This is a predicted structure of a 78-nucleotide RNA (c-di-GMP-I riboswitch aptamer) from a soil metagenome.
The sequence is in RNAcentral, with records from MGnify.
Model confidence (mean pLDDT): 83 of 100.
The model forms 95% of the base pairs in the Rfam consensus.
RNA sequence: GCAAACCCGUCGAGAGGCGGGGACGCAAAGCCAGGGAUCUGCCCGGAGCCACGGCUCCAGAAGACCGCCCGGUUGCCA
Numbered sequence: 001g002c003a004a005a006c007c008c009g010u011c012g013a014g015a016g017g018c019g020g021g022g023a024c025g026c027a028a029a030g031c032c033a034g035g036g037a038u039c040u041g042c043c044c045g046g047a048g049c050c051a052c053g054g055c056u057c058c059a060g061a062a063g064a065c066c067g068c069c070c071g072g073u074u075g076c077c078a
Base pairs, nucleotide, nucleotide: 001026002025006021007020008019009018010017011016024067030073031072032071034070035069036068038064039063040062043060045058046057047056048055049054
């Protein structure tokens, strides 16, 4: 210097983000979503069920997360 959990407000379908309070911790707990892991599942597609209102499952696209790891980049005192 930063700021976890938790609380309040707010945005979002959600994961989660933002602001305030608050400190578990952190040389990079600064920044970057390039690789992996994890999480979400509004919308689209397919299958099944149905009381035709809708429900369940699968997969894709999309999204989240840097305080999960790898990587890139900047970096205090001694």